[in-house]
RNA sequence: CCUGAAAAAGGCAAACUAGCCGAAAGGAUAGGACGCAAAGCCACUGGCCUAAGUCUCGAUGAUAUCGGGAUAAGGUAGCAGGGUUGCCGGGC
Numbered sequence: 001c002c003u004g005a006a007a008a009a010g011g012c013a014a015a016c017u018a019g020c021c022g023a024a025a026g027g028a029u030a031g032g033a034c035g036c037a038a039a040g041c042c043a044c045u046g047g048c049c050u051a052a053g054u055c056u057c058g059a060u061g062a063u064a065u066c067g068g069g070a071u072a073a074g075g076u077a078g079c080a081g082g083g084u085u086g087c088c089g090g091g092c
Base pairs, nucleotide, nucleotide: 001091002090003089004088011036012035016031017030018029020027021026034078040084041083042082044081045080046079047076048075049074050073053071054070055069056068057067058066059065060064
């Protein structure tokens, strides 16, 4: 530097459940394992999700209520790319 067939030391933990935080997406903790060789870390690029608030449109019994659209912003690293660090084995 390339690589993950077999192996060892081990590691992480989807869905789901419980109560907690959040408007929501989602997060954290405990239990739990579908999977993972970076499923360690970073929202930089694209994607996806949410939208209390803000803007806007519509309906109605109109300083309100309900619904649609857009969005500041938030989230996702287990969506992909990129950046960065790293265990074990194999090859050069």